[in-house]
RNA sequence: AUGGGCCGCUGGACGGUCGCGUCGCGGUGCUCAGGCACACGCGCCGAGGAACGUCCGGGCUGCGCAGAGCAGGGCGGUGGGUAACACCCACCCGGGGAGACCCGCGAGAAAGCGCAACAGAGAGCAGACCGCCCGGUGCGGCACGCCGCAUCGAGUGAGGGUGAAAGGGUGGUGUAAGAGACCACCGGCGCCCGUGGCGACACGGGCGGCCAGGCAAGCCUCGCCCGCAGCAAGGCCAGACAGAGGAUGACGACGCUGCUCGCCGAGUCCUCGGGUGGGCCGCUAGAGGGUGUCGGCAACGGCACUCCGAGAGAGAUGACCGUCCCCGCGGAUCCCCGGAUCGGCGGGACAGAACCCGGCGUACAGGCGGCCCAUUCUC
Numbered sequence: 001a002u003g004g005g006c007c008g009c010u011g012g013a014c015g016g017u018c019g020c021g022u023c024g025c026g027g028u029g030c031u032c033a034g035g036c037a038c039a040c041g042c043g044c045c046g047a048g049g050a051a052c053g054u055c056c057g058g059g060c061u062g063c064g065c066a067g068a069g070c071a072g073g074g075c076g077g078u079g080g081g082u083a084a085c086a087c088c089c090a091c092c093c094g095g096g097g098a099g100a101c102c103c104g105c106g107a108g109a110a111a112g113c114g115c116a117a118c119a120g121a122g123a124g125c126a127g128a129c130c131g132c133c134c135g136g137u138g139c140g141g142c143a144c145g146c147c148g149c150a151u152c153g154a155g156u157g158a159g160g161g162u163g164a165a166a167g168g169g170u171g172g173u174g175u176a177a178g179a180g181a182c183c184a185c186c187g188g189c190g191c192c193c194g195u196g197g198c199g200a201c202a203c204g205g206g207c208g209g210c211c212a213g214g215c216a217a218g219c220c221u222c223g224c225c226c227g228c229a230g231c232a233a234g235g236c237c238a239g240a241c242a243g244a245g246g247a248u249g250a251c252g253a254c255g256c257u258g259c260u261c262g263c264c265g266a267g268u269c270c271u272c273g274g275g276u277g278g279g280c281c282g283c284u285a286g287a288g289g290g291u292g293u294c295g296g297c298a299a300c301g302g303c304a305c306u307c308c309g310a311g312a313g314a315g316a317u318g319a320c321c322g323u324c325c326c327c328g329c330g331g332a333u334c335c336c337c338g339g340a341u342c343g344g345c346g347g348g349a350c351a352g353a354a355c356c357c358g359g360c361g362u363a364c365a366g367g368c369g370g371c372c373c374a375u376u377c378u379c
Stems, first nucleotide, its partner, number of pairs: 001375010012324007020046002023043004027038004048350001052361002055359005060230004072226005077091005092106001093104004107221002112219002114215002129160002131156002134153009168186006187211001189208008234281004243272006252264001254262002288307008325348005331342005
């Protein structure tokens, strides 16, 4: 220099005019007051790295709750981080790459059930299509006991061919031809032992039987985790309406010959009063950010200092102009021919808070930084 890998950051700046929203101050109007309203004025402040999808995990709130289980759902190598996680870090194993590095819904298929397109003879206690080999029969040939062809019967999983997958590999023994049928080595599997490691696991040794196919993201088995609902959670306040309870009880109704008494009862007074709508709270300073330092490989944690001005009501944060910045395309001038300067045109993404955090996923014009790998050149 070129090509590549990984990690992190940033996502226009300044000014002006107009507009929108919360809040504060003022103004105007209403009100006894507290206060309320406003198409009014001024001032301050006013989205993001993803505010997004709402896919996980928590906080918070209400309800439920002895404990355990069932149902349902989730997770799945090991160790660590965390409030927690399906996230993150480190490592292991498997696969890919020349390498930096990348990929992995990574328990169990020697519990059971189930499934496997197309091709192929055969696809799950395998399978004779071609081939190979042996015998019988027929025909043909000749060098006269062999050869070729056809057919029938039997053997063979070595070879060919199909497939994602055809029941270890190489060499030998063996055989009519063959075959873990047998043997040696290698691979893989199971069990046992040793060494290293917290562990997943790695390395080494011994024994065994010749070999065990795939899918669990079909059911299933094993281990671990999970109460249900969500800010339209939930709480407070005022008044109205339905209604409930209590007190009193007209000269009212019933019982009654009458009185007493009992019961019902209009009205009045007191208390309670669900939900919706109204007002207020919840509401934003928090598992928060930054810097330094210490511990740790790291994720992260401890300590010190410091910083933090949306918060609404179905919901405001926009538009234009100027100067600059970045990118692209033409033009002009200058020279040491690749740059510098000037001017023009076009472009500057994805996207918008609604209780709050931690993640993941997805979208995104462009820009910046660090570390590493490979090749080439120069010193």